Model confidence (mean pLDDT): 89 of 100. SAM riboswitch aptamer (S box leader) from Planococcus sp. ISL-109, 103 nucleotides, folded computationally. It matches the Rfam family "SAM riboswitch aptamer (S box leader)". Rfam links the family to the GO term regulation of gene expression. It was read from a public genome assembly, where an Rfam model found it.
RNA sequence: UUCUUAUCUAGAGAAGUCGAGGGACUGGCCCGAUGACGCUUCAGCAACCAGCCUUCAUUGGUCAGGUGCUAAUUCCAGCAGGCGCAAGCCUGGCAGAUGAAAA
Numbered sequence: 001u002u003c004u005u006a007u008c009u010a011g012a013g014a015a016g017u018c019g020a021g022g023g024a025c026u027g028g029c030c031c032g033a034u035g036a037c038g039c040u041u042c043a044g045c046a047a048c049c050a051g052c053c054u055u056c057a058u059u060g061g062u063c064a065g066g067u068g069c070u071a072a073u074u075c076c077a078g079c080a081g082g083c084g085c086a087a088g089c090c091u092g093g094c095a096g097a098u099g100a101a102a103a
Base pairs, nucleotide, nucleotide: 001103002102004100005099006098007097008096013042014041015040016039017038021031022030023029025078026077027076028075043070044069045068048066049065051062052061053060074095079092080091081090082089083088
């Protein structure tokens, strides 16, 4: 990097450092010199994988070793369809993120 598969309306921030952009892309809308984003340290959340106990089981529990995450539903929409006078709402898909497995 590609492929397969599961999940994505819950949860969880301080300090230091840097200095202008950031929220994947496009549009919107937000965050940001009262210092965002990133990085480091510490703290926390969750429980995908691993470990352990358990079950007929693909079950239930436990732990926190490997990941991940800690503004906004993946911030909202994007494509297709349904309902609706409209505003808007709903379903599926695409794209993306993360885990696991493979090439």